[in-house]
Molecule: c-di-AMP riboswitch aptamer (ydaO/yuaA leader)
Organism: Deltaproteobacteria bacterium
RNA sequence: AGUUACCCGCCGCUUAAUCCCGGACGUAAUCGGGAGCGGGGGAACCAGGUUCUUGGGGCGCAUCGCCAGGCGGCGAGGGGCAACCUCUUCAGCCCUAUCCCUUCCGCUAACCUCGCAGGCGUCGAUGAGGAGAACC
Numbered sequence: 001a002g003u004u005a006c007c008c009g010c011c012g013c014u015u016a017a018u019c020c021c022g023g024a025c026g027u028a029a030u031c032g033g034g035a036g037c038g039g040g041g042g043a044a045c046c047a048g049g050u051u052c053u054u055g056g057g058g059c060g061c062a063u064c065g066c067c068a069g070g071c072g073g074c075g076a077g078g079g080g081c082a083a084c085c086u087c088u089u090c091a092g093c094c095c096u097a098u099c100c101c102u103u104c105c106g107c108u109a110a111c112c113u114c115g116c117a118g119g120c121g122u123c124g125a126u127g128a129g130g131a132g133a134a135c136c
Base pairs, nucleotide, nucleotide: 011121012120013119014118018035019034020033021032022031023030036116037115038114039113040112041111046106055104056101057100058099063076064075065074066073067072077096078095079094080093081092084130085129086128087127089125090124
């Protein structure tokens, strides 16, 4: 001098997974409540034949097809990324997992009920709209 790892803080990304109040408390965690966001169940009307083992279904972008048959590859479709915010277009990079219910579930007003985890570290361009700041 450079590189790597770890810790703390700020900022940011994914996601519904954020904010506020009170108690407890050294802080956080934890307990209770509220707002906000998200999910499930649940009438009428409407829709609807193959579930009863080839079970059926839910969250989620995470489905489908082909090859392989060494479980991986290719493609279509779907999703994510940029430092005020949103959107269009082009380019580039990446993901396309899992988990859960347990024989049960179409939609669904009222109503009932559940969650607010976890994992990460980006910064190419273009047009439009909005917001904010400064100055007058």